[in-house]
């Protein structure tokens, strides 16, 4: 001084004048007018996860489907979030990403090429004997060289061999067996053993762990308002004018998807699908798993203490219109129950804290 990786704050102030609106005061006839103070985001978006809350006439046992996560360890009301820390890829590096449990429980796929694609072989070539005038042909033996391909029965250097091959042997890998660090993934060191049936689960599957149903048009209350349905079936017992009442029987039903057991609650069934009313007010509605600042524990994310703060609640939907100044900059864009998160889109300014180059002193 240039590139860059990460991490944060801003997202229009001001002032005037009209306006619409939550609270709150004063008013008074419960009015109207006045006056104080609030009034769309960092993603309010998608709706992709979690969960507060609410509302379903229910618990306990097996079993058994669907869907969800997926190294290891914390945090958290929870979660496919964060936060650390392992491994593998990328990157000169700061960092980034990873749909990160299992391939020897099984099925399935690996086009094309290429001899051969998983108990997978010999096209080209080496090599031995033999025939041939040669060129070249048979027979054995080779899988080290070479081609094909994403991927070819460990890599690579020495000996050895007729040529060759873990054949032998050193390093490396790879199996097993231990020791040492570490809550743990996992890391290192050491002996032994010529030792290996590729790759693929973001293919079916298997294996741990998880897991009710709707959803603020949940719901709860006030007010009004209506309209129903011919007819049929129904054991036992008391009762009644009367299947009118009440008990049992049998039947049926009840939110783990399903299915079974047990318990405990409710109900006559059956034509029977339908059809009509309920366009209204209040509430639920924001004081919280809330924010800000100080300390304290902690690698952190967080969790404690201790102070202060109260930052929109409409209901055909308020939150705004002009104008003048300032300005790096108005992009992306607009609450409807709330809350942690996660993905997208986005004008600029500006702050920290690292990495790489190149100059200076």
């Nucleotide at each position: 001084u240039c590139a860059g990786a990460a991490g944060g704050u801003c997202a229009g102030g001001c002032a005037a004048u009209c306006g619409c609106u939550g609270g709150g005061c004063u008013g008074u006839a419960u009015a109207a007018a006045g006056c104080c103070u609030g009034g769309a985001g960092g993603a309010a978006a998608g709706u992709c996860c979690g969960g507060a809350c609410u509302u379903c006439u229910u618990g306990g046992g097996a079993a058994u489907a669907g869907g969800g996560u997926g190294a290891c360890g914390g945090c958290u009301a929870a979660c496919g979030g964060c936060c650390g820390c392992c491994c593998g890829a990328g990157g000169u590096g700061a960092c980034u990403c990873g749909a990160g449990g299992g391939a020897a429980a099984g099925u399935g796929c690996c086009a094309c090429a290429g001899a051969a694609a998983a108990u997978a072989g010999a096209c080209c070539g080496c090599c031995u004997a033999c025939c041939u005038g040669u060129u070249g042909g048979u027979a054995g033996g080779u899988a080290a060289g070479g081609a094909u391909g994403a991927a070819a029965c460990g890599g690579c250097g020495a000996g050895g061999u007729a040529a060759g091959a873990g054949c032998u042997c050193a390093c490396c890998g790879c199996u097993u067996u231990u020791c040492u660090g570490g809550u743990g993934a996992c890391a290192g060191g050491a002996a032994a053993g010529g030792c290996a049936u590729g790759g693929u689960a973001a293919a079916c599957c298997c294996c741990a762990c998880c897991u009710g149903a709707a959803g603020c048009a949940a719901g709860a209350c006030c007010a009004a308002g209506a309209a129903a349905g011919a007819g049929g079936c129904g054991c036992u017992g008391a009762u009644u004018a009367a299947a009118u009442u009440c008990a049992g029987a049998a039947g049926g039903g009840a939110g783990u998807g399903u299915u079974c057991c047990c318990a405990u609650c409710c109900c006559g069934c059956c034509c029977a699908a339908u059809a009509g009313g309920u366009a209204g007010g209040u509430c639920g509605c924001a004081a919280g798993a809330g924010g800000c600042g100080u300390u304290c524990a902690g690698u952190a994310a967080u969790g404690g203490a201790c102070g202060u703060c109260c930052g929109a609640g409409a209901u055909g939907a308020a939150u705004g219109a002009u104008u003048g100044c300032c300005c790096g900059a108005g992009a992306c864009a607009a609450a409807a129950u709330c809350c942690g998160g996660c993905u997208u889109a986005u004008c600029g300014a500006u702050c920290u804290u690292c990495u790489g180059a190149c100059u200076u002193a």
This is a predicted structure of a 361-nucleotide RNA (Bacterial RNase P class A) from an uncultured Alphaproteobacteria bacterium. The coordinates come from a structure-prediction model, not an experiment, and the mean pLDDT is 77. It matches the Rfam family "Bacterial RNase P class A". Its family is annotated with tRNA processing, dimeric ribonuclease P complex and ribonuclease P activity in the Gene Ontology. About the family: Ribonuclease P (RNase P) is a ubiquitous endoribonuclease, found in archaea, bacteria and eukarya as well as chloroplasts and mitochondria. The model forms 94% of the base pairs in the Rfam consensus.